Lysine riboswitch aptamer from a mouse gut metagenome, 161 nucleotides, folded computationally. RNAcentral holds the sequence, with entries from MGnify.
RNA sequence: UGAUAGAGGCGCGGUUCUCAUGAGUACCUCCCCAAAAAGGCCAGACAGCCGGGGCAGGAAAAGGGAGCGCCGCCGAAGGGGGCCUCCGGUGUCUGCCGGAGCCUUGCCUGGGCCAGCGGGAAAUACCCGCUGGACUGUCACAGAAAUGUGAAGCGCUAUCA
Numbered sequence: 001u002g003a004u005a006g007a008g009g010c011g012c013g014g015u016u017c018u019c020a021u022g023a024g025u026a027c028c029u030c031c032c033c034a035a036a037a038a039g040g041c042c043a044g045a046c047a048g049c050c051g052g053g054g055c056a057g058g059a060a061a062a063g064g065g066a067g068c069g070c071c072g073c074c075g076a077a078g079g080g081g082g083c084c085u086c087c088g089g090u091g092u093c094u095g096c097c098g099g100a101g102c103c104u105u106g107c108c109u110g111g112g113c114c115a116g117c118g119g120g121a122a123a124u125a126c127c128c129g130c131u132g133g134a135c136u137g138u139c140a141c142a143g144a145a146a147u148g149u150g151a152a153g154c155g156c157u158a159u160c161a
Stems, first nucleotide, its partner, number of pairs: 001161006009074001011073005017067003027058003031054003039050003042095006077109003080105003084101006110136002113133008138151005
């Protein structure tokens, strides 16, 4: 220098099934009251559509989540940026906003946990980001030791050439 194999633990990601939530919500039906606009559907133009309330009956789904199992793994993975493709916000056009996927970029993060703030989400869940806090693993330095300080995975350990 290169290759191979490993370690950190509530370790990371994916996935089938089951379950809860979503929600007695959206929506549908009968009956009753009311009556027609105010207005609304991200913005503009042209169109189109919707458009109040009550009782009763019926009654979802998706995303997200939890658990067992299985699969792939230890820059696992997550985030930011970039190219391209696609989807959604009533139809067409223009704009704006949001989302998904592939690829790429050693730009940031060793790891999980807790708290605060912000964003996503129906949300107390959960996810993402920032800040702080102890804890933990690795290496370096100091030390007799306990331990302390610092650094970052482009790291560390082992084996082989």